[in-house]
Context: one part of a larger RNA
Molecule: small-subunit ribosomal RNA, 5' domain
Organism: uncultured prokaryote
RNA sequence: GGACGAACGCUUGCGGCGUGCCUAACACAUGCAAGUGGAGCGACGAACCAGUGGCUUGCCCUGGGUGCGAAGCCGCGAACGGGUGAGUAACACGUGGGUAACCUACCCCAAUGACUGGGACAACCCGAGGAAACUCGGGCUAAUACCGGAUGUGCUCCCCGCCCAUCAGGGCGGUGAGGAAAGGAAGCUUCGGCCUCCGCAUCGGGAGGGGCCCGCGGCCCAUUAGCUUGUUGGUGAGGUAACGGCUCACCAAGGCUUCGAUGGGUAGCUGGUCUGAGAGGACGAUCAGCCACACUGGGACUGAGACACGGCCCAGACUCCUACGGGAGGCAGCAGUGGGGAAUCUUGCGCAAUGCGCGAAAGCGUGACGCAGCAACGCCGCGUGGGGGAAGAAGGCUUUCGGGUUGUAAACCCCUUUCAGGAGCGACGAAGGUGCGGCGGUGAACAGCCGUCCGCAUUGACGGUACCUCCAGAAGAAGCUCCGGCUAACUACGUGCCAGCAGCCGCGGUAAUACGUAGGGGGCUAGCGUUGUCC
Numbered sequence: 001g002g003a004c005g006a007a008c009g010c011u012u013g014c015g016g017c018g019u020g021c022c023u024a025a026c027a028c029a030u031g032c033a034a035g036u037g038g039a040g041c042g043a044c045g046a047a048c049c050a051g052u053g054g055c056u057u058g059c060c061c062u063g064g065g066u067g068c069g070a071a072g073c074c075g076c077g078a079a080c081g082g083g084u085g086a087g088u089a090a091c092a093c094g095u096g097g098g099u100a101a102c103c104u105a106c107c108c109c110a111a112u113g114a115c116u117g118g119g120a121c122a123a124c125c126c127g128a129g130g131a132a133a134c135u136c137g138g139g140c141u142a143a144u145a146c147c148g149g150a151u152g153u154g155c156u157c158c159c160c161g162c163c164c165a166u167c168a169g170g171g172c173g174g175u176g177a178g179g180a181a182a183g184g185a186a187g188c189u190u191c192g193g194c195c196u197c198c199g200c201a202u203c204g205g206g207a208g209g210g211g212c213c214c215g216c217g218g219c220c221c222a223u224u225a226g227c228u229u230g231u232u233g234g235u236g237a238g239g240u241a242a243c244g245g246c247u248c249a250c251c252a253a254g255g256c257u258u259c260g261a262u263g264g265g266u267a268g269c270u271g272g273u274c275u276g277a278g279a280g281g282a283c284g285a286u287c288a289g290c291c292a293c294a295c296u297g298g299g300a301c302u303g304a305g306a307c308a309c310g311g312c313c314c315a316g317a318c319u320c321c322u323a324c325g326g327g328a329g330g331c332a333g334c335a336g337u338g339g340g341g342a343a344u345c346u347u348g349c350g351c352a353a354u355g356c357g358c359g360a361a362a363g364c365g366u367g368a369c370g371c372a373g374c375a376a377c378g379c380c381g382c383g384u385g386g387g388g389g390a391a392g393a394a395g396g397c398u399u400u401c402g403g404g405u406u407g408u409a410a411a412c413c414c415c416u417u418u419c420a421g422g423a424g425c426g427a428c429g430a431a432g433g434u435g436c437g438g439c440g441g442u443g444a445a446c447a448g449c450c451g452u453c454c455g456c457a458u459u460g461a462c463g464g465u466a467c468c469u470c471c472a473g474a475a476g477a478a479g480c481u482c483c484g485g486c487u488a489a490c491u492a493c494g495u496g497c498c499a500g501c502a503g504c505c506g507c508g509g510u511a512a513u514a515c516g517u518a519g520g521g522g523g524c525u526a527g528c529g530u531u532g533u534c535c
Base pairs, nucleotide, nucleotide: 001535002534003533004532006531007530008529009528010527013382014381015380016379017378018377019375020374021340026338027337028336030335031334032333035076036075037074040073041072044069045068047066048065049064050062051061053060054059055058083293084292085291093217094216095215096214097213098212099211102210103209104208107206108205109204111202112201113200115149116148117147118146124139125138126137127136128135129134155178156177157176159174160173161172162171163170164169183198184197185196187194188193219265220264221263226256227255228254231253232252233251234250235249236248237247238246268290269289270288271287272283273282274281275280295316296315297314298313299312318329319328320327321326346372348371349370350369354368355366356365357364358363385415386414387413388412395406396405397404398403419476421471422470423469424468429462432459433458434457435456436455437454438453439451440450441449442448479524480523481522482521483520484505485504486503490519491518492517493516494515500507501506
């Protein structure tokens, strides 16, 4: 000198864009943060409609359609998104390869099929237990829930043949064995069915995602020198999606290490950030990629995917409820509270946009996200007025008492009105979707479905915001630090080795440019100084 997720002191007008618990991975009140589908399913209740009804004339009963809804079965999602950095010195990360050792729901392309049966369980009804959480027994019922049978394009396995391959193995063909499924919606119908859309099953390929393996690379300590028994290798078996001591039985006695093993300390890694001419050094907030974790420890279940933050089970610590028998909980999600600390924000608005989940769609959900709020925490921009104005006014300070200085500074005159204030106009962000009408395509069809198509209407949290126009009047808007040398800027008074200053040298003991105050001056400026840390 530069930098900062900064803090502290004094000060503070406006705006834009960013950033904001670095400490206790300490404990958490309250609300919200993951749902969705009725075009998979049955039942129930409100509303509307109808009557072969009943009457007390607006109620009951029955039926069907439309349609809304808490709950239930079922599907998909909940493994994403969001947080944190505890652990980890490791194939965790970065980079480059390998997988002839693998998996992949949803999406895309292509092939084939969607036949035929069955029995349940919720909801509901009845009963029982419990303070509660909730649980138990009996009975009824549906499905794209569950279980059989058939079929098998292709798939898997055994066997055989051919080709490729150093081994391992791969490709093609054949016989046999094994193993699939689900329907729903709109329209038409001669009631046989047809057609469009959304799904279902099997398999091949792709895209994207993931698992595993390997080379190389990046901290400190030798005042850590030896470490290791599933340890190192083999055979066989098990296990896994898959290779492998991953696990096990047996056999061999190996394996690593001064090119630093083992141990200890510290630490998430990277793209990058800061600094520096560079080489390098330091760091890893925000944003982005990867990893790890979710009160602590362990475990599996479900599933395409988890050993699963807002799932389950066990143990532990803690907190809460209890009728003492037993139960409930996990903010390192967004806000917020206590605590710790020098120190770090609102219990806000909205799903309008972007994205994600579900849905045929409308749509619903989304503390992701978009915005707003707070904070000079940072960067950037703007303003606090401009021109004229000497009797160089008054006052202050100083003085050699003549004056000097503050100082064109003020007053005064003439202007301007950014920003703030008031009034008015008023967006972009909206593309897409939806409704209505039209047109076109498909089609037997005026259904249905589709469309870079056209017209109208509708859909904005921010927000009456940005921008623009008008109004008034210089009106509302300057501080901080320094002035002995380094280092730019000097006098007076007070004090008298006192009080004090200080980054270093050093000032202060009666004329202190170094302390305190004043006047003046220097520097920077909505900031200025101090402290801390890094280069």